Model confidence (mean pLDDT): 87 of 100. c-di-GMP-I riboswitch aptamer from Alicyclobacillus acidiphilus NBRC 100859, 85 nucleotides, folded computationally. Its Rfam family is "c-di-GMP-I riboswitch aptamer". Rfam describes the family as follows. GEMM was predicted in a large-scale screen for bacterial structured RNA regulatory elements. Rfam links the family to the GO term cyclic-di-GMP binding. Taxonomically the source falls in Alicyclobacillus acidiphilus (Bacteria, Bacilli, Caryophanales, Alicyclobacillus). The sequence was found by an Rfam model in a public genome assembly.
RNA sequence: UCUGGAAAAUGGCAAACUCGUUGAAAAACGAGGACGCAAAGUCACAGGUCUACAAUGGAAACAUUAUGACGGCUGGACUACCCGG
Numbered sequence: 001u002c003u004g005g006a007a008a009a010u011g012g013c014a015a016a017c018u019c020g021u022u023g024a025a026a027a028a029c030g031a032g033g034a035c036g037c038a039a040a041g042u043c044a045c046a047g048g049u050c051u052a053c054a055a056u057g058g059a060a061a062c063a064u065u066a067u068g069a070c071g072g073c074u075g076g077a078c079u080a081c082c083c084g085g
Stems, first nucleotide, its partner, number of pairs: 002085004012037002017032006035072001041078003045075003048070003055064003
């Protein structure tokens, strides 16, 4: 440096749910809490998924749409502890 793995060791993160806050919502943040994770660390570049304030169409119901969101959806990029090769 590349690669395999989590058997061991040091540890790390934190799903659902509850409370509070922000937001139109998706969702995010904080506290509690652990389903799990060998990158469940960082990044919206590509795909995918979610939402629809606004905008457009419609008599209405509603429909379309991301400039919004999801990295614990997949790929990719960058970084990284331990052990083995």